A computed fold for a 75-nucleotide RNA from a soil metagenome, annotated as c-di-GMP-I riboswitch aptamer. Rfam family: c-di-GMP-I riboswitch aptamer. Gene Ontology term of the family: cyclic-di-GMP binding. Rfam's curators write: GEMM was predicted in a large-scale screen for bacterial structured RNA regulatory elements.

[in-house]
RNA sequence: GAUAAGAGCAAAACCAUAGAGAUGUGGCGUCGCAAAGCCAAGGGUGCUCAAAAUAAGGAUAGCCGGGUUGCCGAA
Numbered sequence: 001g002a003u004a005a006g007a008g009c010a011a012a013a014c015c016a017u018a019g020a021g022a023u024g025u026g027g028c029g030u031c032g033c034a035a036a037g038c039c040a041a042g043g044g045u046g047c048u049c050a051a052a053a054u055a056a057g058g059a060u061a062g063c064c065g066g067g068u069u070g071c072c073g074a075a
Stems, first nucleotide, its partner, number of pairs: 001072001008033002014027005031062001037068003042064002044060002047057002
């Protein structure tokens, strides 16, 4: 970061499955993505305890920011 090139991933929905739940995994699907590859240490959001709150535990990287690795090479 281009009306490039060769690639890649896969939102929601649906089906199955794991979980107390958020949600994860597989299939199907293709909203989109220049890192929508990886990392949960920061912030945010959501789950549990829980009527409310602190703490704690688990989740989200396709919420933001950051770290790190990678394809191509026009301006």

Overview
The RNAcentral record of the sequence draws on MGnify.